[in-house]
Context: one part of a larger RNA
RNA sequence: CGUAGGAGAUCUGAGGAAGGCUGUCCCUAGUACGAGAGGACCGGGACGGACGCAGCUCUCGUGUGCCAGUUGUCCUGCCAAGGGCAUGGCUGGUUUGCGACCUGCGGUUGGGAUAAGCGCUGAAAGCAUCUAAGCGCGAAGCUCGUUCCAAGAUGAGAUCUCCCACAGGGUCAACCUGGUAAGGCCCGUGGUUAGAUCACCACGUUGAUAGGCCGGAGGUGUAAGCGCGGUAACGCGUUCAGCCGACCGGUACUAAUCGGCCGAGGG
Numbered sequence: 001c002g003u004a005g006g007a008g009a010u011c012u013g014a015g016g017a018a019g020g021c022u023g024u025c026c027c028u029a030g031u032a033c034g035a036g037a038g039g040a041c042c043g044g045g046a047c048g049g050a051c052g053c054a055g056c057u058c059u060c061g062u063g064u065g066c067c068a069g070u071u072g073u074c075c076u077g078c079c080a081a082g083g084g085c086a087u088g089g090c091u092g093g094u095u096u097g098c099g100a101c102c103u104g105c106g107g108u109u110g111g112g113a114u115a116a117g118c119g120c121u122g123a124a125a126g127c128a129u130c131u132a133a134g135c136g137c138g139a140a141g142c143u144c145g146u147u148c149c150a151a152g153a154u155g156a157g158a159u160c161u162c163c164c165a166c167a168g169g170g171u172c173a174a175c176c177u178g179g180u181a182a183g184g185c186c187c188g189u190g191g192u193u194a195g196a197u198c199a200c201c202a203c204g205u206u207g208a209u210a211g212g213c214c215g216g217a218g219g220u221g222u223a224a225g226c227g228c229g230g231u232a233a234c235g236c237g238u239u240c241a242g243c244c245g246a247c248c249g250g251u252a253c254u255a256a257u258c259g260g261c262c263g264a265g266g267g
Stems, first nucleotide, its partner, number of pairs: 001152001005163007015149004021049007033038001051106005059100004066093005071086006110144003117137004164267001166178004183262004187204005209255003212251005218244003225238005
């Protein structure tokens, strides 16, 4: 921009894409077969590999403003307590999130038409012949079925709901301009339901969208100060303490203020 007024939702599915893999073992059965050695078809079951999709309950990994320990050095006047730098200085753990080495699931089954092939009936050609007329069976392949996208499918679809008998101009059913309706956009707070940007989603005081604060979960592992014991290093008590990123809730304290623009004319 189009989709024959302007909007908001929900669908249909022309068409397209994805998927389609495979092994070992067991039973049937040491059966059929075979002198023996060996060893099935058909059918049924169990467990895997690779691949794919999804997820974070478990396991593991990651953890750079989480917690603790600790070395050297500089600083906060000193002690104590802390801060900076040294690969996050090093070391031990670790929430959320993300990931796989973790977890769950998938390929199937089935319908239709067929290929090679196997047949029925059957003449030409008194026989024979799957073929000439006719009729069956038959593949991981084709098609439907399964999952996803999908009306720019210009062949532009459908359903529901909302807004509409404005103003001025005009050569008067056209068209032009303007303010509006439903609605939309801008703007703002954010997203671990989204994401490079955009888009999408949630929210904008009639408010829990983010931050703060409070509570909880969870992580570290018992802070500082003081007291007691010890010459001291240090230990014990106060103290399952103190501190704490993302998690779960609550709470308007802070910020989403005030606003601006676009947008039909009865098709």
Large-subunit ribosomal RNA, domain VI from an Acidimicrobiales bacterium, 267 nucleotides, folded computationally.
Taxonomically the source falls in Acidimicrobiales (Bacteria, Bacillati, Actinomycetota, Acidimicrobiia).
It matches the Rfam family "Bacterial large subunit ribosomal RNA". Its family is annotated with ribosome and structural constituent of ribosome in the Gene Ontology.
Its mean pLDDT, the model's own confidence on a scale to 100, is 88.